[in-house]
The RNA shown here (Bacterial RNase P class A) has 422 nucleotides and comes from Fertoeibacter niger. It matches the Rfam family "Bacterial RNase P class A". The family's RNA type in Rfam is ribozyme. Model confidence (mean pLDDT): 76 of 100.
Parts: sequence; C1' cells; structure tokens
RNA sequence: GCGGAUGGCUGGAUGACCGCGUGUCGCAAGAUGCGAGGAAAGUCCGGACUCCAUGAGGCAAGGGUGCCGGGUAACGCCCGGCCGGGGCAACCCGAGGGAAAGCGCCACAGAGAAGAGUCUGCCCCGAGAGGUGCGAAGGUUCGCCUUUGGCACAUCGGGGUGAUGGUGAAACGGCGGGGUAAGAGCCCACCGCGGACCGGGCAACCGGGACGGCAAGGCAAGCCCCACCCGGAGCAAUGCCGAAUAGGGGCCUCGCGCGGGUCUGGUCCGACGGCGCUAGCCGGGGGAUACCGCCGCAGGGAUGCUUCAGCCCAGAGGCCCGGGUUGGCAGCUAGAUCGCGCGGGCAAUCGCGCGGGCAGAGGAAUGGUCAUCCAGAGGGGCAACCCUUGGACAAAAUCCGGCUUACAGGCCAUCCGCACAU
Repeated sequence: GCGGAUGGCUGGAUGACCGCGUGUCGCAAGAUGCGAGGAAAGUCCGGACUCCAUGAGGCAAGGGUGCCGGGUAACGCCCGGCCGGGGCAACCCGAGGGAAAGCGCCACAGAGAAGAGUCUGCCCCGAGAGGUGCGAAGGUUCGCCUUUGGCACAUCGGGGUGAUGGUGAAACGGCGGGGUAAGAGCCCACCGCGGACCGGGCAACCGGGACGGCAAGGCAAGCCCCACCCGGAGCAAUGCCGAAUAGGGGCCUCGCGCGGGUCUGGUCCGACGGCGCUAGCCGGGGGAUACCGCCGCAGGGAUGCUUCAGCCCAGAGGCCCGGGUUGGCAGCUAGAUCGCGCGGGCAAUCGCGCGGGCAGAGGAAUGGUCAUCCAGAGGGGCAACCCUUGGACAAAAUCCGGCUUACAGGCCAUCCGCACAU
C1' cells in the first nucleotide's frame, strides 16, 4: 500500500420566527423542563403485570430444547470451552443425545443398496460320431484325403471366487507383502475400527502401551427412543364510575335418593308445680315425630383421566333467537432503569459507592419556514479556494431481556494474508 475478518460509535450542526403534546409553578396572563429508534419493524422466543381454571398430588395428550461448564428474572438468548465442517489464515457455521429397541426411505443406473450378489473377468473338473488351428502316422494324381486325439483356443454343463473391470452420491475396510488352482484378513506389518485399562481435565473430551476380532453403509432437518422443561388467555388483560335496556323468550341433558330420636335442636303431646276470681300465663320429668335443622351413607356437578380435601345439590351444564351499552376515569410510565467510578471474574456478568429523572398521546403531539455551516460525490484550479449536487433504513401506544431482518455516508480499534522498503 492492497485485500480480508471481528467489534464499536455516528447517522448532520447552529441561530431566529411560528406551531403542537405533556410535567411543574402561578388566581390568571404567562414562565420554564422534557418530547420518536438502533432497529421503534417482524410478532419469532422469554418474562413482569392482570384475570380465569376450587386447591394439592399423580398420569396421559400436546408442545419446546438437545455436546460440556457458567451467566441471567427467564429463554430457543449470551459467555467460555470441546468436537465436526468451510477457509492459506484471522475467523465463520453447526436442527451437536441415540442407527446394535422397532418401523420406514436411498430415484435412475447397476448383478447387487445392508448380515447382498455375479454382468464382465480369473481358476478347476467334465462333455462330444462335434468346430478352428497346430502336431503325429499313413496315403497321395502334391490340389489334398484318411486316421489319431497329444496341445491351445472357442462352445456347453458343473463347481470355486468376490480380489479385476464397469454402474452409481455411496458397493460390506485401505495399502504393501506372503499364500492359493484362482482368490479372500486366509496370514503378517502399518493405518482404520472396537469393549475394557492408565494419565490429564469439574466436564464435553484429549493423549497413551498392551489386547481383540478382522465384523453390520447413509438418513432421526422421516416416524420413533432417551434426557430435561412447559396451565390458559392477554393492556382490545383488568378494575371503578355513570347511563340504558327486555330481572327477555324458546328448547335440551343429568340429578333432586336412603337412613339416624342412643342429636341436650325446632315442632307436637304432656304427668306435675307456681301465679291468677276467671279466661289464661310461666316452668316442665317424660313421650312422639324422619316435617325443618343437624349428622351419616350413597349419588350428581364444575378438569383429558385419576386420588384426597373442600364447595353446590331445586343444583350443574348445552344450544338458538332477541334487546341495551360504543361515555368517563384508572391501568399509563420510577422499571430485573440510566450514567460515572472502584473491585471480583478470561468473559458473559456480579457487588459497592455517587449521581440523574430522559415521551405518555387517546384517531393519536414530537412539526413548518428562513439563513449559515458541514460529511459525501462530481467539475474547475499550482494552491488558497470556487461552482453544482446532496444526507440511508425508517415512526413510540403496557413495559422490559433477546433473536431475526433493513440501512446512503462517515469514523475508530484490533487481528489475518500478500507485496515492497528500512
């Protein structure tokens, strides 16, 4: 200097005038403080908060995560490691447990796609009134013919092989030698693979001598198995006030049971006693009663099932039609908050101290105009400088922690590679 990688910041500035929302002060006029993001986006995760399910336990269904350790309120997030893949590297990516529990898939090609198989090829044996060639013997008119079946090849049949070649993304270990009729972990060395053992590490995992049999591919981001985790709905949650209507109408399902008088109950009868002139009033041993209360058993109901407890039992639910309300207030911004400093930790992050108050609308404010400067780009100029142009993605709505996506331009830091110079 060029190229690449990772992390961070910014994403216009100043002044004047006018306008808007909100807090505080003020009787008011008015004064004054603040006022849209790093993603506010996607609605993908996790929560805070609110309400619902009667409560607790167990099981099932459904869903989520998936190497190890740590962080966090929590997470599918973040940090640090391990292993695998990409890259010369810095770095980046990983839907990272299990294929020997089971099921399923691997098109086409190929003989064969998982305890496989023979298309080509190699080896062995056999066959024959036979084919081709060679050889031998005999004959010969020298063109050939006859006989033989020793050899080679071809053909057919049988057996061995899984090494050669081919197909394919992938072919039942690789490579070098020995051995064999030809071959094969058949045998041996090395590599690869494997249960167990030793060392290091919290662990994932890494390293290692000896041993073993030379044996079974891929896909689980196919179903599945294993480990751990998970109630539902959502600020249009929810609460209060006000107002209005029709305390509306119809249909359906299940239940509404039994017992206890040995319950100090209610209720009924009532010996007897007291008071009173009488009518009657007060008290009342004892008795009756399953009507009420109470108790017990059983049954029904609210949850996907089940156990226990509690609640209701003229109770628990389901469907359809119709009517009213569309107003106001709260929730609503002090939060797992922000900044600075010190300390622990490789880091994520945690602790301590000091300080700050940074939108809260309610159909929805955060804007408009003018002027100057400026980042960038283009042009002119030796330079100073001049002219033109011009600033991305985008807009709070209960609030946080993340992830993902979009982004013109500018700046900073660290690291890697290449080239050159000193």